[in-house]
Parts: sequence; C1' cells; structure tokens
RNA sequence: GGAUAGGACUUUGGAGAAGCCCGCACAACGCGGGUGCCGAAGGUGCAAGGCGGCAACGCUAAUCUCUCAGGCAAAAGGACAAAGUUUUUCCC
Repeated sequence: GGAUAGGACUUUGGAGAAGCCCGCACAACGCGGGUGCCGAAGGUGCAAGGCGGCAACGCUAAUCUCUCAGGCAAAAGGACAAAGUUUUUCCC
C1' cells in the first nucleotide's frame, strides 16, 4: 500500500401481532390467572444442494420451521441493511 472475511463501537433506517378478559393491588406501564395472536433478540428442528465416506451413514443454512424464551399503543428491544471509526487475518 492492497484484499477478503470476522470482531467491537458510533450514526441512520428497521416489520409483525389484543393499549384483550378476570382477580388483587392502586403511586405504578405492578402481581397472579385466562383466551387469542406475532415472528426479526436468543434458542429448537431440517438437507434439495454441498462436503466426507466403498457403503451404512455423518457434518452443514436461513428472514424456512417450532413458539421454549420473547413480543402484540408509545417508549424500549429488534434480525438485517447502509455509512463511518477501530481491530484481527492474509498478500505485496
């Protein structure tokens, strides 16, 4: 000086679904129970394809799937995306 990938931080954008019902408390968006629902923290599941294996079979993904956790006004959170800073790795 350059490359791709990863990590951290900052800024911006960022969806869905009951401000439901009952009881308690009442300062409170708090506590307990019930019904309905959502999919984008986290977590579960899988295999067309890929990799390994003579084979049996094994490993491997997601915004798919489940809905355990979480969530269903706002706020907060938020996968992911963009920009920036920084760092790790590799090459010269």
The RNA shown here (Glycine riboswitch aptamer) has 92 nucleotides. Its Rfam family is "Glycine riboswitch aptamer". Rfam's curators write: This family represents the bacterial glycine riboswitch. It was read from a public genome assembly, where an Rfam model found it.